SAM riboswitch aptamer (S box leader) from Bacillus pumilus, 109 nucleotides, folded computationally. The organism belongs to Bacillus, within Bacteria. Its mean pLDDT, the model's own confidence on a scale to 100, is 82. The RNAcentral record of the sequence draws on ENA and Ribocentre. It matches the Rfam family "SAM riboswitch aptamer (S box leader)". Rfam links the family to the GO term regulation of gene expression.
Parts: sequence; C1' cells; structure tokens
RNA sequence: CUCUUAUUAAGAGAGGUGGAGGGACGUGCCCUAUGAAACCCGGCAACCGUCAGCAUAGCUGAAAUUGGUGCCAAUUCACUCAAAGCCGCAAUGCUUUGAAAGAUGAGAG
Repeated sequence: CUCUUAUUAAGAGAGGUGGAGGGACGUGCCCUAUGAAACCCGGCAACCGUCAGCAUAGCUGAAAUUGGUGCCAAUUCACUCAAAGCCGCAAUGCUUUGAAAGAUGAGAG
C1' cells in the first nucleotide's frame, strides 16, 4: 500500500510541558490565546487477547492491570450517489434504507 471482515447515535480531566494551530481531503461551518498541534500524566471503551459457560469454524458472559491496539468538541461536525416515502406547480427541503469515502480493530497478501 492492497484485499477480506466487524464497528462507526454511547463514553472519556476546569492537570503539567508547550506555544499556533486544529477538525482526513475540497466547500461550508466550527474549535482555538478563557490558550491549537505535539508530548507526559489522567480517563473512556472493550476490537484482539485472557478467564468462565454453552446447543463449540461460533455464541453468551466476566475482569480491566505492567498483554496488543484504539479513542477522549460538535453523529465519522455537515456534505456525495441510489431506492422508497413525505411536502410542494416546481425548485429547495425532510425521513428511512443501502452504497461510496474516511476512521479503528482483526486476518491475509
């Protein structure tokens, strides 16, 4: 980097260092000196793993700390495409489902 698969409406500090940026990309809209990123500490969760049970290629449950990640403004901040429905003369708009794109885990190349 590519492929497969699961999840993506919940959760998480008024701490220290640091100093201007950040929210994937573009547009918008936001956050930021009442201090951004990053690092440390702290926290959340429970994907893999661990443990227990069972109707054992799996399912259910439990614990969370010196096993491996992840995450800690806003729904993945909104947006794109398709189908169905609603409103309407129309356009815009709204709802649901699916897809795309992105993110994270696990597996494969």